[in-house]
Small-subunit ribosomal RNA, 3' major domain from an uncultured Coriobacteriaceae bacterium, 471 nucleotides, folded computationally.
The prediction has a mean pLDDT of 86.
Rfam family: Bacterial small subunit ribosomal RNA. Rfam links the family to the GO terms structural constituent of ribosome and ribosome.
Context: one part of a larger RNA
RNA sequence: UGACGGGGGCCCGCACAAGCAGCGGAGCAUGUGGCUUAAUUCGAAGCAACGCGAAGAACCUUACCAGGACUUGACAUUCCCGUGAAGCGGCGGAAACGCCGUGGCCGAAAGGAGCGGGAACAGGUGGUGCAUGGCUGUCGUCAGCUCGUGUCGUGAGAUGUUGGGUUAAGUCCCCUAACGAGCGCAACCCCUGUCGCAUGUUGCCAGCAGUUCGGCUGGGCACCCAUGCGAGACCGCCGGCGUCAAGCCGGAGGAAGGCGGGGAUGACGUCAAGUCAUCAUGCCCCUUAUGUCCUGGGCCGCACACGUGCUACAAUGCCCGGCACAGAGGGAUGCCACCUCGCGAGAGGGAGCGGAUCCCUAAAGCCGGGCCCAGUUCGGAUUGGAGGCUGCAACCCGCCUCCAUGAAGUCGGAGUUGCUAGUAAUCGCGGAUCAGCACGCCGCGGUGAAUGCGUUCCCGGGCCUUGUACA
Numbered sequence: 001u002g003a004c005g006g007g008g009g010c011c012c013g014c015a016c017a018a019g020c021a022g023c024g025g026a027g028c029a030u031g032u033g034g035c036u037u038a039a040u041u042c043g044a045a046g047c048a049a050c051g052c053g054a055a056g057a058a059c060c061u062u063a064c065c066a067g068g069a070c071u072u073g074a075c076a077u078u079c080c081c082g083u084g085a086a087g088c089g090g091c092g093g094a095a096a097c098g099c100c101g102u103g104g105c106c107g108a109a110a111g112g113a114g115c116g117g118g119a120a121c122a123g124g125u126g127g128u129g130c131a132u133g134g135c136u137g138u139c140g141u142c143a144g145c146u147c148g149u150g151u152c153g154u155g156a157g158a159u160g161u162u163g164g165g166u167u168a169a170g171u172c173c174c175c176u177a178a179c180g181a182g183c184g185c186a187a188c189c190c191c192u193g194u195c196g197c198a199u200g201u202u203g204c205c206a207g208c209a210g211u212u213c214g215g216c217u218g219g220g221c222a223c224c225c226a227u228g229c230g231a232g233a234c235c236g237c238c239g240g241c242g243u244c245a246a247g248c249c250g251g252a253g254g255a256a257g258g259c260g261g262g263g264a265u266g267a268c269g270u271c272a273a274g275u276c277a278u279c280a281u282g283c284c285c286c287u288u289a290u291g292u293c294c295u296g297g298g299c300c301g302c303a304c305a306c307g308u309g310c311u312a313c314a315a316u317g318c319c320c321g322g323c324a325c326a327g328a329g330g331g332a333u334g335c336c337a338c339c340u341c342g343c344g345a346g347a348g349g350g351a352g353c354g355g356a357u358c359c360c361u362a363a364a365g366c367c368g369g370g371c372c373c374a375g376u377u378c379g380g381a382u383u384g385g386a387g388g389c390u391g392c393a394a395c396c397c398g399c400c401u402c403c404a405u406g407a408a409g410u411c412g413g414a415g416u417u418g419c420u421a422g423u424a425a426u427c428g429c430g431g432a433u434c435a436g437c438a439c440g441c442c443g444c445g446g447u448g449a450a451u452g453c454g455u456u457c458c459c460g461g462g463c464c465u466u467g468u469a470c471a
Stems, first nucleotide, its partner, number of pairs: 001471002003468003007465007015455002019419005026311008034302002042053002064297007073121001077120007087102006105112002123286002126284003132280002134275003137271001139269001144183006150159003163174003189263004194231007203221001208218003234257001237251005313412001317371007329360003334353002338349004378409001383404007425447007
């Protein structure tokens, strides 16, 4: 100087407390450990691994295993020699590939493309993240981390950065052997909340006219909205408190206050944290194979154990019929209105739309009816049967529909998680990936709470101080 303390003081955070919904019990989905296996490819490991890399494992992917094949190689560059390219057909084969036949490139030529042989080389998801770059997680959006000069100290170093107030903040004020400065904080950026202006192939009978009643038509941009520009909030005003300060409390006005709400943004560093399998890369290793191609299998295996989820155990519920209201996105070998067929998944026709114009397009809710507390009109696992769709192909191993079957489950031990407001809870919708496959992920809107006395305690963190046999 740090680190640490079941030392002290001050102060924060859904850290506790207060409260709401969960997890831990059940069934299923998914990841992991373990076990098994010819292989169940590899990585991730307390927080910060475990719906993680994987935003799509039937083949492909694929890195694993078995078998069948290839070697200048599936791919790149250069050189030498040769040459009847590719393609098509036949035979063998599971395919890769091999053999045979046919065919016989561009250019006048030189030469070139392709193919064959050879050489140099290619190739490696082989090893090392304890050789690395890059990128990332984490402490932590925490308020800190430093420097120049000066001063103090023999020196390590201290001071500044401490102290008194204040703040979300090393935020600002005051004091001060310090005075300044840098990286952080804040602001500048984006979304959202109010208003104005501009522009109207979306919106509006607002006012008029027509109307086969649909903004449908004429017509109009006023409103809604869209997209650009601008205004607006600064403790600016008033009162009180405060050191005449910084600032704090209350009030007015205002769509909005005292950082308005949300996002992006992550200082010096820590964990030899993670990644050699995204990529790049040193070194090491394999080069008829640790490279390459193919068929099939595996990554989906199941006595078990754990994490994360979904669905429930019902009456604030379930079922049936009728009626209503979004936002954000996506759409061309696409989204698909509408019609017909089918109980249905879906199929056959078929209009519009490269889309503020057409399509995908809501559910909870509301109204009416049924169920009457039962393992049930709860719950839907499991299994049998029949189908639909994608795709060369659904046996291993896809999704969906219908009929039948109806399991566990009556609210979950110790323990444990999230959340302070348009939040939790609950309801559906979209998108990426994608032929097909979503209970995951990333977004979107609808309905919409409870509680917060307080900081003694648990966890994490900041500043000052104290002890130390630790560095």